RNA sequence: CAAGGUGGCCGGGUAGCCGCCGUUCGCUUCGGCGAAGGGAGGAAAGUCCGGACUCCUCCGGGCAAGCAUGCUGGGUAACGCCCAGGCGGGGAAACCCGACGGAAAGUGCCACAGAAAACAUACCGCCGGUCGCAAGGCCGGUAAGGGCGAACCGGUGCGGUAAGAGCGCACCGCUCCAGCGGUAACGGUGGAGGCAGGGAAAACCCCAUGUGGAGCAAGACCAAAUAGGGGGACGCAGGCGCCCGGACAGUCCCCGGGUUGGUCGCUUGAGCCGUCUGGUAACGGGCGGCCUAGAGAGAUGGCUACUGCCCGCUUCGGCGGGUACAGAAUCCGGCUUAUACGCCACCUUGCCAA
Numbered sequence: 001c002a003a004g005g006u007g008g009c010c011g012g013g014u015a016g017c018c019g020c021c022g023u024u025c026g027c028u029u030c031g032g033c034g035a036a037g038g039g040a041g042g043a044a045a046g047u048c049c050g051g052a053c054u055c056c057u058c059c060g061g062g063c064a065a066g067c068a069u070g071c072u073g074g075g076u077a078a079c080g081c082c083c084a085g086g087c088g089g090g091g092a093a094a095c096c097c098g099a100c101g102g103a104a105a106g107u108g109c110c111a112c113a114g115a116a117a118a119c120a121u122a123c124c125g126c127c128g129g130u131c132g133c134a135a136g137g138c139c140g141g142u143a144a145g146g147g148c149g150a151a152c153c154g155g156u157g158c159g160g161u162a163a164g165a166g167c168g169c170a171c172c173g174c175u176c177c178a179g180c181g182g183u184a185a186c187g188g189u190g191g192a193g194g195c196a197g198g199g200a201a202a203a204c205c206c207c208a209u210g211u212g213g214a215g216c217a218a219g220a221c222c223a224a225a226u227a228g229g230g231g232g233a234c235g236c237a238g239g240c241g242c243c244c245g246g247a248c249a250g251u252c253c254c255c256g257g258g259u260u261g262g263u264c265g266c267u268u269g270a271g272c273c274g275u276c277u278g279g280u281a282a283c284g285g286g287c288g289g290c291c292u293a294g295a296g297a298g299a300u301g302g303c304u305a306c307u308g309c310c311c312g313c314u315u316c317g318g319c320g321g322g323u324a325c326a327g328a329a330u331c332c333g334g335c336u337u338a339u340a341c342g343c344c345a346c347c348u349u350g351c352c353a354a
Stems, first nucleotide, its partner, number of pairs: 001350009012307007020039002023036005041325001045336002048334005053215004057247007066211005071085005086100001087098004101206002106204002109199002123146002125142007154172006173195001174193005180187002219264004229255006239248001271290008308323006
């Protein structure tokens, strides 16, 4: 210098004029006025996970179904998230990805091709014998070579054989045993044995762990109005998906009528920042500091001037163009997706120079 990889930051600025919304304080003729200070994100998006919170009468215990997750160990309020590690795959590497428990518990599937796709077979072939002038036929042996296929009963080499074959041997693979390292997943070593029971569970299923249902349009309260009007089931029953126990107490269902107004929920949080400390890290603890929207048919804007960054041209005076993705609505922790310009750090490889 170039290419690649990982992580993080930013998401234009300044000034003036006018305008919108909340909070606090003061004044008020109750209409408002003034001052101070604040006002849309890194994803606010998707609604995919996990919760906080609210209701289903309250409390305790148990269970079923459905669903979800799926290597090991940690983190967290929790998770399907994050961190570290193991194994497998991709890459030259840095790194990245993984739907990563079980196929001798059972059922189902593997098209077409091929001789044969779950327990064996022989299409071409090789060898031996025999018949035949020959082409070729018949019998026996064989699965090393070739073919078909995504995949077929271990692989490579040597010996051996009529020709071959774990038939024998060496190494690898597979099975079993022992012992070492590691919390563990797992890894390494040694020995014995010629010895393998394909794939796929993101098919049903089995195993382990977890899990009630709805959701802020949840829900609570006030005001007002009408018809608390009619009917049914039950009455210590009913009220939870089911069961058991206790408490409470009239409970549940259907038809019909009235109101559709207002207040709250509504923002101080598993919060943010700094620093010290424990830990490989995720993250935790101590100390100190800060308060940073709460709208309500839904505020956070408009105009002007200068300027920042990038690109092109230039007579070097300047001129022209561009400046992303995108708007809170109960809140928080994640994941995923979109993103102009630019900045920082570390790592891998190549080239050049010292």